Predicted 3D model of a 156-nucleotide RNA (Lysine riboswitch aptamer) from a bovine gut metagenome. Its mean pLDDT, the model's own confidence on a scale to 100, is 79.

RNA sequence: UAGAGGAGCGGAUCGGAAAAGUACCCGUCGAGAUGGGCUUAAAUGCUUGACGGCAAAAGGCUGAUUUGCCGAAGUGAUCGCCGCGCGAGCCACGUUGCGGUCGCUGGGCUGUAAGGGAAUACCUUGCGGACUGUCACAAGAAAUUGUGGAGCGCUA
Numbered sequence: 001u002a003g004a005g006g007a008g009c010g011g012a013u014c015g016g017a018a019a020a021g022u023a024c025c026c027g028u029c030g031a032g033a034u035g036g037g038c039u040u041a042a043a044u045g046c047u048u049g050a051c052g053g054c055a056a057a058a059g060g061c062u063g064a065u066u067u068g069c070c071g072a073a074g075u076g077a078u079c080g081c082c083g084c085g086c087g088a089g090c091c092a093c094g095u096u097g098c099g100g101u102c103g104c105u106g107g108g109c110u111g112u113a114a115g116g117g118a119a120u121a122c123c124u125u126g127c128g129g130a131c132u133g134u135c136a137c138a139a140g141a142a143a144u145u146g147u148g149g150a151g152c153g154c155u156a
Base pairs, nucleotide, nucleotide: 001156002155003154006070008069009068010067011066012065013064014063015062016061025053026052027051028050029049030048031047032046036091037090038089039088040087073105074104075103076102077101078100079099080098081097083095084094085093106132107131109129110128111127112126113125114124115123116122134149135148136147137146138145139144
């Protein structure tokens, strides 16, 4: 520099199911004094419950098409930036996304536990199981078998 693993890993667009008759909003009837702290505003206001009316969307999933690739990618910690978390300001805490640094994971499937999620979907992590690719060692005439390691690897 170029390649390989295999129902291999990501992105984008369009469609579909679900989310959901849920949230928001409106009306009626009740209740309350306030987000983690402080200050302040609003009362024809704010928060909240029930009933009725109206009525979504995103993330996640899936099908098709297309595209970038083989630390593909995912994830943990930490730092930084924009934003969000009931009107306003400050502080604290949490969090989506993006970026930097360091660490872990060869890969898909599956069981189980925890967390996330509207969820028997699915995702992440830990611990197992068989399988698979690769290298090392050992055995074998060979096919191959056994044990062990990790992608900062392997092949040319």